[in-house]
Context: one part of a larger RNA
RNA sequence: UUGGGCGUAAAGCGCGCGCAGGCGGGCUGUUAAGCGAAGCCUCUAAUCCCAGGGCUCAACCCUGGACCGGGCCUCGAACUGGCAGCCUCGAGUGAGGUAGAGGUAGAUGGAAUUCCCGGUGUAGCGGUGGAAUGCGCAGAUAUCGGGAAGAACACCGACAGCGAAGGCAGUCUACUGGGCCUUAACUGACGCUGAGGCGCGAAAGCUGGGGGAGCAAACAGGAUUAGAUACCCUGGUAGUCCCAGCCGUAAACGAUGAGCACUAGGUGUGGGGAAGAUUACUUUUCCGUGCCGACGCUAACGCAUUAAGUGCUCCGCCUGGGGAGUACGGUCGCAAGACUAAAACUC
Numbered sequence: 001u002u003g004g005g006c007g008u009a010a011a012g013c014g015c016g017c018g019c020a021g022g023c024g025g026g027c028u029g030u031u032a033a034g035c036g037a038a039g040c041c042u043c044u045a046a047u048c049c050c051a052g053g054g055c056u057c058a059a060c061c062c063u064g065g066a067c068c069g070g071g072c073c074u075c076g077a078a079c080u081g082g083c084a085g086c087c088u089c090g091a092g093u094g095a096g097g098u099a100g101a102g103g104u105a106g107a108u109g110g111a112a113u114u115c116c117c118g119g120u121g122u123a124g125c126g127g128u129g130g131a132a133u134g135c136g137c138a139g140a141u142a143u144c145g146g147g148a149a150g151a152a153c154a155c156c157g158a159c160a161g162c163g164a165a166g167g168c169a170g171u172c173u174a175c176u177g178g179g180c181c182u183u184a185a186c187u188g189a190c191g192c193u194g195a196g197g198c199g200c201g202a203a204a205g206c207u208g209g210g211g212g213a214g215c216a217a218a219c220a221g222g223a224u225u226a227g228a229u230a231c232c233c234u235g236g237u238a239g240u241c242c243c244a245g246c247c248g249u250a251a252a253c254g255a256u257g258a259g260c261a262c263u264a265g266g267u268g269u270g271g272g273g274a275a276g277a278u279u280a281c282u283u284u285u286c287c288g289u290g291c292c293g294a295c296g297c298u299a300a301c302g303c304a305u306u307a308a309g310u311g312c313u314c315c316g317c318c319u320g321g322g323g324a325g326u327a328c329g330g331u332c333g334c335a336a337g338a339c340u341a342a343a344a345c346u347c
Stems, first nucleotide, its partner, number of pairs: 004318003007301002012315001014200004021193003025087007033080002035076003039072002043069001049065006090190001091187003094183005102176007109153001113149008124135002161168002205246006214240002219235004257314006265292012296303002320347003329340004
């Protein structure tokens, strides 16, 4: 390079925005770069092909032609490209509606827990498979009243919704992003993808400052056990929470990149529209989200209009197991480490 692949065998970047690049709707005219045809000129041999010749044949060798490639000129105009003009179905804007834990900031509520104070009250409480450590006559546990603090929001709650992903849930307010439906007024291909780049990115972890109720790595004690650096119990510090800044990773999963088009149905559910009925209804249409299934696909499992089917465009990635997502080098980071990424050797 040709070729084969990426749900589970190796393989889809965690997700988005987007420069370059690649690819790109309909019509008309023009151009002739790509593309096609003929001619001319010129230029490498050998090989290959055709004709002829030389080694007794052949292999081999020689001669000529053709072929091949390049340049110039002319011609053609379907397709790709360039230029010019137009169009509206792609894309976007407008107008009218609409659902939502989408985001940020602020305010606020009740239940529960722990602690503090006070009342009642007395000998236990707690915990387990059973116990013990622990707490308690300095009055605990239980119960009632008052107060403080921090964190999370039962029921509703859903096999619901929103978001690009991570993710998002008490209530209210302000600001704010996106979607969907209807309409068809406007722009007129403005599109798709996207190497680099930039941004977002759970938890844990890190830096500085706050906060600290509950929970709880580490740690201590009690048990269990042959041992028990565990599972169980009693405690308990980082952390978990807030602000500012890092980190940039996850089974970041649908283990399934994005976009467009096409290809039987059935049945739920969320958000709209239309028509007919007019209490809850029926039919239909668009968008989302589940289940079951035809064709087709698949090694099978299974997927099946939310494709893993049929096609096109663009990106990423894979190439036996181990060594190894490691070493070295480089970039980034305060560090932890992240990203990039081998080889010897071995089976």
Record summary:
RNAcentral holds the full RNA, with entries from ENA, Greengenes and SILVA. Small-subunit ribosomal RNA, central domain from an uncultured bacterium, 347 nucleotides, folded computationally.